[in-house]
RNA sequence: GCGGUUGUAGCUCAGUGGUAGAGCAAUGGUUUGUGGUACCAUUGGUCGCCGGUUCAAUUCCGGUCAGUCGCC
Numbered sequence: 001g002c003g004g005u006u007g008u009a010g011c012u013c014a015g016u017g018g019u020a021g022a023g024c025a026a027u028g029g030u031u032u033g034u035g036g037u038a039c040c041a042u043u044g045g046u047c048g049c050c051g052g053u054u055c056a057a058u059u060c061c062g063g064u065c066a067g068u069c070g071c072c
Base pairs, nucleotide, nucleotide: 001071002070003069004068005067006066007065010024011023012022013021018055026042027041028040029039030038048064049063050062051061052060
């Protein structure tokens, strides 16, 4: 330099154009003599960034940045 792939909550990841979710973690509560376990609730997101298409974009298209794999 060229090509592929990934980027979504603190972490690991879902999400087939129509109001963004799960598990773990955190916080609060119930339970317990205390802790842990268990159960319930809550908090937390400019969906890497910029633009385009569309009535509507996490999703499609272009560019760009970062990680990763391969080729040279």

The RNA shown here (transfer RNA) has 72 nucleotides and comes from a Patescibacteria group bacterium. The organism belongs to Bacteria candidate phyla, within Bacteria. The sequence was found in a public genome assembly. Its Rfam family is "tRNA". About the family: Transfer RNA (tRNA) molecules are approximately 80 nucleotides in length.